[in-house]
Context: one part of a larger RNA
Molecule: small-subunit ribosomal RNA, 5' domain
Organism: uncultured bacterium
RNA sequence: GACGAACGCUGGCGGCGUGCCUAACACAUGCAAGUCGAACGAAGCUCCGACACUUGAGUUUUCGGACAAGAGUGAAGGAUGACUUAGUGGCGAACGGGUGAGUAAUGCGUGAGCAACCUGCCUUUCAGAGGGGGACAACAGCUGGAAACGGCUGCUAAUACCGCAUAACACAUCGGGGUGGCAUCACCCUGAUGUCAAAGGAGCAAUCCGCUGAGAGAUGGGCUCACGUCUGAUUAGCUAGAUGGUGGGGUAACGGCCCACCAUGGCGACGAUCAGUAGCCGGUCUGAGAGGAUGAACGGCCACAUUGGGACUGAGAUACGGCCCAGACUCCUACGGGAGGCGGCAGUGGGGAAUAUUGGGCAAUGGGCGAAAGCCUGACCCAGCAACGCCGCGUGAAGGAAGAAGGCUUUCGGGUUGUAAACUUCUUUUAUCAGGGACGAAGGAUGUGACGGUACCUGAUGAAUAAGCCACGGCUAACUACGUGCCAGCAGCCGCGGUAAUACGUAGGUGGCAAGCGUUGUCC
Numbered sequence: 001g002a003c004g005a006a007c008g009c010u011g012g013c014g015g016c017g018u019g020c021c022u023a024a025c026a027c028a029u030g031c032a033a034g035u036c037g038a039a040c041g042a043a044g045c046u047c048c049g050a051c052a053c054u055u056g057a058g059u060u061u062u063c064g065g066a067c068a069a070g071a072g073u074g075a076a077g078g079a080u081g082a083c084u085u086a087g088u089g090g091c092g093a094a095c096g097g098g099u100g101a102g103u104a105a106u107g108c109g110u111g112a113g114c115a116a117c118c119u120g121c122c123u124u125u126c127a128g129a130g131g132g133g134g135a136c137a138a139c140a141g142c143u144g145g146a147a148a149c150g151g152c153u154g155c156u157a158a159u160a161c162c163g164c165a166u167a168a169c170a171c172a173u174c175g176g177g178g179u180g181g182c183a184u185c186a187c188c189c190u191g192a193u194g195u196c197a198a199a200g201g202a203g204c205a206a207u208c209c210g211c212u213g214a215g216a217g218a219u220g221g222g223c224u225c226a227c228g229u230c231u232g233a234u235u236a237g238c239u240a241g242a243u244g245g246u247g248g249g250g251u252a253a254c255g256g257c258c259c260a261c262c263a264u265g266g267c268g269a270c271g272a273u274c275a276g277u278a279g280c281c282g283g284u285c286u287g288a289g290a291g292g293a294u295g296a297a298c299g300g301c302c303a304c305a306u307u308g309g310g311a312c313u314g315a316g317a318u319a320c321g322g323c324c325c326a327g328a329c330u331c332c333u334a335c336g337g338g339a340g341g342c343g344g345c346a347g348u349g350g351g352g353a354a355u356a357u358u359g360g361g362c363a364a365u366g367g368g369c370g371a372a373a374g375c376c377u378g379a380c381c382c383a384g385c386a387a388c389g390c391c392g393c394g395u396g397a398a399g400g401a402a403g404a405a406g407g408c409u410u411u412c413g414g415g416u417u418g419u420a421a422a423c424u425u426c427u428u429u430u431a432u433c434a435g436g437g438a439c440g441a442a443g444g445a446u447g448u449g450a451c452g453g454u455a456c457c458u459g460a461u462g463a464a465u466a467a468g469c470c471a472c473g474g475c476u477a478a479c480u481a482c483g484u485g486c487c488a489g490c491a492g493c494c495g496c497g498g499u500a501a502u503a504c505g506u507a508g509g510u511g512g513c514a515a516g517c518g519u520u521g522u523c524c
Base pairs, nucleotide, nucleotide: 001523002522003521005520006519007518008517009516012393013392014391015390016389017388018386019385020351025349026348027347029346030345031344034091035090036089039088040087042085043084044083045081046079047078048077051074052073053072054071055070058067059066060065098304099303100302107229108228109227110226111225112224113223114222117221118220122217123216124215125214126213127212128211130164132162133161139154140153141152142151143150144149170195171194172193173192174191175190176189177188178187179186180185200209201208202207230276231275232274237267238266239265242264243263244262245261246260247259248258249257279301280300281299282298283294284293285292286291306327307326308325309324310323329340330339331338332337357383359382360381361380365379366377367376368375369374396426397425398424399423406417407416408415409414431461432460433459434458435457436456440451468513469512470511471510472509473494474493475492479508480507481506482505483504489496490495
C1' cells in the first nucleotide's frame, strides 16, 4: 500500500459498487421453461333452434272439455369467435442461471493444422412438392390399485407415421480425360448402373408463413500438433492395449477408440512413475522495474449437478429443475408399493470470527414460442438490509479581550484551555414541511414506467438535526499533575514499573486521522 474481511469503540447524509472465503452439509414453502388453436381431432363457453315436457294471460263451451299468446326446462341440428384448453403434433427445453468438488492435463493460454469432420434456426442460389395407405392418443365402455400409475375392447384427425412415383450439381460402384499438391491424395469435366424427397396452413384474393433435395456463406462446435503451465528424489525406474504393424468394426471424423493376428516395443535424471496441492486465463494487488503474490466481483474456456454407472431423444446432451439401474439419505403408505434431489432466486437448520429480502416489475435490455396480438422469463431492471469498500458533502460562517466563569497548573506573581465560549451580524448545504415534477419510451401514429410522486426545481422554518477514535519514552507528530510502588499493569522492537514513572491508571493539555478510528489476519 491492498482486502469479498472479522473484532472493539463510535456513527449524520448521498452516489456507485460489493456481500457464505467455512459444510460440493441437509433442506420446509413459493417461484426459476415454456409457447403455438394460423398443424390436428375433440370437449367447453356464446348465439339460433325443429321438437318434447311443465305452466299458462285469455278465448270458447254441450260445463265434460277444446284452443291458446307468453314464460320455464330439456334438446336433434346449425352458426359465431383475435374465446378457453386436457390430448396428438411442432419448436424450445443443450440457451440463460449456479458452483469450483474433481482435474497437473481428455484442462487452460498462445500459435498453427484438418487433403480426417459436423452444424437446427439465419442469409443466399438452383430445383421440386404427384398419387396413396394403415395406425395411435384424446374420447366412449369395462376394469386393477390406498396412492403413484395403469390394463383391455372399440372409434378418430393431422405439418404424426409408412409404401409408391418423380431424381440431380447428391450419394455408392465401375470407367475415360485433365489440373494441382502435402505422403495417404484433392479438385474439375464426362459416361454407365443403382439408391434416396416432400405438408400443409391463413386469407375473398393478391399473397404470406411453412415443406423437400442440392450448392455456397455465416455462426457454433469436434479433432490433431508445437510451446508454456505448482511442490517433493526422504518417490528411480514405469508400462501389457502397453508401443508399432496388417486386417476389420465403430464414429460426423482421424486414431488401440475397440477387436483378431503378428512383432517387441514405448516413456525416463532435459525427472518418467508415484505422492501432495490446485479449476486455467484476460486480469487483480504490490513494486521504479525485473519480479513476487493472487484468480472475489466482470469477461472467455473447462468441469460438475445427492454418490457411482448407463444409454435414449435430438442439429446439438456434463442432459442442474429428462429417463433407467445401483448406493446413502428424507418423506407417504391400506405394508402390496410409491415419491424426492436449492452448487437457480428468496428462505430454513447446521458449521463459522463472518456474509442480505421467503420484496416489486417485465417499463427497459436480452432470450423462448407465435403470422401477430401476446404469453413465459428469480436472466435482467429495480427496491430492501449491511460504514463492507471507494468517492463526495455536512456537523456552521464572520466579528468578538472584561483575555469572563469553570477546569488544570503554579515559584501564588501568574500561566494555560483561549477568539475558544458568551455576545453581535449573517448563511441554510443538510434536516423538516409545502407546491411543482422528469429523462429513461425506441418503432408511422396512439398507447405503454416496476423504479416513483423518486431525482430535480421553487418556497417556508430555524444554528437549527449531526463527532468520534487512537496516540503522546525512542523509532514517531504530540507533556504535565495526581494515584500506584517490580504491585497493579504496559509492550510492534528496544524496553517501562522496586516512593517525585513524560512508558502503568486517571485528569488537564497536546498531536494524528475523521464518519470513522484502532486491533487482528493475509499478500507485496